[in-house]
RNA sequence: ACGUGGGAGAGACCGCCGAUCCCGGCGGCGCCGAAGGGGCAGAUUCUCCCCGGAACCUCUCAGGCAAAAGGACCACGU
Numbered sequence: 001a002c003g004u005g006g007g008a009g010a011g012a013c014c015g016c017c018g019a020u021c022c023c024g025g026c027g028g029c030g031c032c033g034a035a036g037g038g039g040c041a042g043a044u045u046c047u048c049c050c051c052g053g054a055a056c057c058u059c060u061c062a063g064g065c066a067a068a069a070g071g072a073c074c075a076c077g078u
Base pairs, nucleotide, nucleotide: 001078002077003076004075005074006073011029013028014027015026016025017024018023030065031064032063036061037059038058039057
C1' cells in the first nucleotide's frame, strides 16, 4: 500500500418547491468529530534571540447528523 472484517457521535428537524411512497433541491435554526484541513506544550538544540514541536487535545473550514456511502483506529492476510 492492497484485500477482508469490526468501527462511534449528532434533527429521517422546520419552511418552500419538485415528485406527491421513498427521495431531491433551496433557505433557516440546532448539533457531531474519528476522512481531510487549521492551532498549541514540553523534550532536543541554545550565551541570547530564533527555529523546531504531537494527538483520539482543540477549532469546526471541509465533512457529517434514517438507510446507503464515508469513517480515525483495530484485527487477520498478502
Background:
The prediction has a mean pLDDT of 77. Predicted 3D model of a 78-nucleotide RNA (Glycine riboswitch aptamer) from Micromonospora chalcea. Rfam family: Glycine riboswitch aptamer. From the family's description: This family represents the bacterial glycine riboswitch. The organism belongs to Micromonospora, within Bacteria.